Predicted 3D model of a 266-nucleotide RNA (Bacterial large signal recognition particle RNA) from Syntrophomonas sp. RNAcentral holds the sequence, with entries from ENA. The gene name in the source record is ffs. Model confidence (mean pLDDT): 77 of 100. The model forms 88% of the base pairs in the Rfam consensus. Rfam family: Bacterial large signal recognition particle RNA. From the family's description: The signal recognition particle (SRP) is a universally conserved ribonucleoprotein involved in the co-translational targeting of proteins to membranes. Its family is annotated with signal recognition particle, plasma membrane targeting and SRP-dependent cotranslational protein targeting to membrane, signal sequence recognition in the Gene Ontology.

């Protein structure tokens, strides 16, 4: 050094999660050249040499074992921030709204006279008058009785010898009650009337005119101070998803570097 035969040992590993741990099914990542059967998530088999049971293959090396070594999927964790959604505050020189104040400024009024005094006027009340408006009265006028209204009373009719007489029907005229129509004028009434007048009252405020005064008056607008109110929204405390950045931790897989038994023969 070959060559045959064993052997330890491997035949997948890791993360979270479970669990007093270890491991496994089942979830996830990596990965392949990585075996079969039976077990089992209110699980299942174990106890630091921490799956049990039974078969097979591979076998000392590209496949096994070591490493504060390099790169490193991926899983967790701590910290910061950031989006979204959710729950609740009313501590906020914040947003918004209400009110008072005051008069910095911007704006309206005012030497064609402000603000303050004052005088009178209206606005208000009660009484009265006038005047409108509406009723109604008188008052004019038109109509207005089959018969139970007047008068006249043809014709008719009745009494009478007769002269005359008597009642009365349509017609006509006129009227009563009633019914319609005027409104100058005059009387009564009334009133959600009034650019009206007369007398008294009232006169806080307002509006408005003199008189006096002689420069401020307002407070829309922005600012300022105080006093509520709200919780779309900033704020603030929670809590819950997702993303970025960091800390750490665990680590497949790959690089690397080093290790690795016995027997027999040549």
């Nucleotide at each position: 050094c070959c060559g045959u035969g064993c052997u330890a040992g491997a035949u997948g590993g890791g993360g979270a999660a479970u669990u007093a741990g270890c491991g496994g099914u089942g979830c996830c990542c990596u990965g392949u050249a990585a075996c079969c059967u039976g077990c089992a998530a209110c699980c299942c088999g174990c106890u630091a040499u921490a799956g049990c049971a039974g078969g097979g293959u591979c076998g000392a090396a590209u496949u096994c074992c070591u490493g504060a070594g390099c790169u490193g999927a991926g899983g967790g964790u701590c910290u910061a921030u950031c989006u979204u959604g959710u729950g609740g505050g009313g501590u906020c020189c914040g947003g918004c709204u209400g009110g008072a104040a005051g008069a910095a400024g911007u704006g309206g009024c005012g030497u064609a006279g402000a603000a303050g005094u004052u005088c009178g006027g209206g606005u208000c009340c009660u009484u009265c008058g006038c005047a409108a408006u509406g009723g109604g009265g008188c008052a004019c006028u038109u109509u207005g009785a089959a018969c139970c209204g007047u008068g006249u009373c043809a014709g008719g009719u009745c009494c009478g010898g007769a002269a005359g007489g008597a009642a009365g029907c349509a017609g006509c005229a006129c009227u009563a009650a009633g019914a319609g129509g005027u409104u100058a004028a005059u009387c009564c009434c009334a009133u959600g009337u009034g650019a009206c007048g007369a007398a008294g009252g009232g006169c806080a405020g307002c509006c408005u005119g003199g008189a006096u005064g002689g420069a401020g008056c307002u407070a829309a607008c922005u600012g300022u101070u105080c006093c509520g109110g709200u919780a779309a929204c900033g704020c603030c405390c929670g809590g819950a998803a997702g993303g970025u950045a960091u800390u750490u931790u665990c680590g497949a897989a790959g690089c690397c570097a080093g290790g690795u038994g016995c027997a027999c023969g040549g």